[in-house]
Context: one part of a larger RNA
RNA sequence: GGAUGAACGCUAGCGGCAGGCUUAACACAUGCAAGUCGCGGGGCAGCGGGGGUAGCAAUACCUGCCGGCGACCGGCGGAAGGGUGCGUAACGCGUGAGCAACAUGCCCGUAUCAGGGGGAUAACCGAUGGAAACGUCGCCUAAUACCCCAUAACAACGUUCGGGACAUCCCGGGUGUUUGAAAGUUACGGCGGAUACGGAUUGGCUCGCGUGACAUUAGGUAGUUGGCGGGGUAACGGCCCACCAAGCCGACGAUGUCUAGGGGUUCUGAGAGGAAGGUCCCCCACACUGGAACUGAGACACGGUCCAGACUCCUACGGGAGGCAGCAGUGAGGAAUAUUGGUCAAUGGACGGAAGUCUGAACCAGCCAUGCCGCGUGCAGGAAUGAGGCCCUAUGGGUCGUAAACUGCUUUUGAGCGGGAGCAAUAAGGUCCACGCGUGGACUGAUGAGAGUACCGUUCGAAUAAGCAUCGGCUAACUCCGUGCCAGCAGCCGCGGUAAUACGGAGGAUGCGAGCGUUAUCC
Numbered sequence: 001g002g003a004u005g006a007a008c009g010c011u012a013g014c015g016g017c018a019g020g021c022u023u024a025a026c027a028c029a030u031g032c033a034a035g036u037c038g039c040g041g042g043g044c045a046g047c048g049g050g051g052g053u054a055g056c057a058a059u060a061c062c063u064g065c066c067g068g069c070g071a072c073c074g075g076c077g078g079a080a081g082g083g084u085g086c087g088u089a090a091c092g093c094g095u096g097a098g099c100a101a102c103a104u105g106c107c108c109g110u111a112u113c114a115g116g117g118g119g120a121u122a123a124c125c126g127a128u129g130g131a132a133a134c135g136u137c138g139c140c141u142a143a144u145a146c147c148c149c150a151u152a153a154c155a156a157c158g159u160u161c162g163g164g165a166c167a168u169c170c171c172g173g174g175u176g177u178u179u180g181a182a183a184g185u186u187a188c189g190g191c192g193g194a195u196a197c198g199g200a201u202u203g204g205c206u207c208g209c210g211u212g213a214c215a216u217u218a219g220g221u222a223g224u225u226g227g228c229g230g231g232g233u234a235a236c237g238g239c240c241c242a243c244c245a246a247g248c249c250g251a252c253g254a255u256g257u258c259u260a261g262g263g264g265u266u267c268u269g270a271g272a273g274g275a276a277g278g279u280c281c282c283c284c285a286c287a288c289u290g291g292a293a294c295u296g297a298g299a300c301a302c303g304g305u306c307c308a309g310a311c312u313c314c315u316a317c318g319g320g321a322g323g324c325a326g327c328a329g330u331g332a333g334g335a336a337u338a339u340u341g342g343u344c345a346a347u348g349g350a351c352g353g354a355a356g357u358c359u360g361a362a363c364c365a366g367c368c369a370u371g372c373c374g375c376g377u378g379c380a381g382g383a384a385u386g387a388g389g390c391c392c393u394a395u396g397g398g399u400c401g402u403a404a405a406c407u408g409c410u411u412u413u414g415a416g417c418g419g420g421a422g423c424a425a426u427a428a429g430g431u432c433c434a435c436g437c438g439u440g441g442a443c444u445g446a447u448g449a450g451a452g453u454a455c456c457g458u459u460c461g462a463a464u465a466a467g468c469a470u471c472g473g474c475u476a477a478c479u480c481c482g483u484g485c486c487a488g489c490a491g492c493c494g495c496g497g498u499a500a501u502a503c504g505g506a507g508g509a510u511g512c513g514a515g516c517g518u519u520a521u522c523c
Stems, first nucleotide, its partner, number of pairs: 001523004006519005013375006019368002021333001026331003030328003035076003040073002043069002047067003050062002083286003092211008102203002107199007115149004125138005155178010184191002212258003219249003224246004229241003261283004265276004288309005311322004339365001341364003347361001348359004378409004389400001391398002414460006423450001426445001429444006467512005472493003478507005488495002
């Protein structure tokens, strides 16, 4: 000098863009953050509709017939998105190869299929236990829930023929055995179901190289290293097991201890390097602590389950409930870090045929000079013996100083008034036409949280707006008064003991400027 997720002191007009618990992965009140589908199903608690008596009519009554729909069965999604950096020195990450050993829901393509039958169960109803959480028993019923049979190959396994490779193997044809599918709904437009193969995407696994400190850590290792055979897995493998062999790693640093998420990047530097890894993006790990599996295409699962533990809460003392490292917010810790805000309008996600519902993802608003950038606090003129006053003085004067006063002008910002966006799309839907089917064309077409915001116009009037640090040398900027090795200053050298340009004040000056200094850390 540059830099910062900064803090502290003094000061402070506005806007744009960014950033905002670096400490206790400490504990958490409250609300919200994952639902959706009635075009899968039985139904009808509540709401709206409909109905009847005796003319009207509130309540009550009847009615799943209709709109809808609590709870229930079922499907898809809750493995994404969001958070944090505890652990991890590791195939964790980065980079380059590979699977000769793999999976992949939804999506796209190709081919084929959807025949027949069965038994339950939840809700409901009845009974009953419990303070609650939550159950238990009985009876009834449905499905795109579940099961069985049939059918099937380009599935698996075996066998055979041909071709290609040649260490296994790969491709094509024939044949045998085995396993083994399905679901309907409809507004008649569709939407969905099953199997196989291929694609796309996403993941799993393997290897080379690179990726901290300490040798005041030198030996480490028995499933340890390898083999044969099995089990297990989507798949390879001591991943696991039986048997056999005695290996394997290590000064090119094994093992141990300490520290640490990694990268893209960021800061600095002429570079080489050094330092950092906050915001944003990619990967990894974790979800009160430890362990475990279930379901599923995918988890060993933040807002799922089970067990153990610590902690907190409820209790009728028998027993139960909970997990903010999601968004806000609270306490604590700390030098220190924000609102218990608005909206699904846009972008994206889940479900749905759609309308739509949900979405603290996201988009916005609020707070904070935390940073970067921009603008403003006026401009021009104005000297009479250069007003008055402070300060200095050699008492002549000097300086603040064209500074002010005064005159003219302008209106960015500000205040008042008026207007007022883009972000909104030929989206979805509807109608019509074309089309074998995908689909294409024309017309119509609601919706804005932010926000009456940005911006624009007009009126007013210099009006509403300057500080901070320094002035001995390094280092730009000097005098007076006070103090008297005191009080104090200080980054280094050093100042202060009666004339201090170094302390404190004043006047003046210098530097930067809505900031300026100090502290901390890095180059």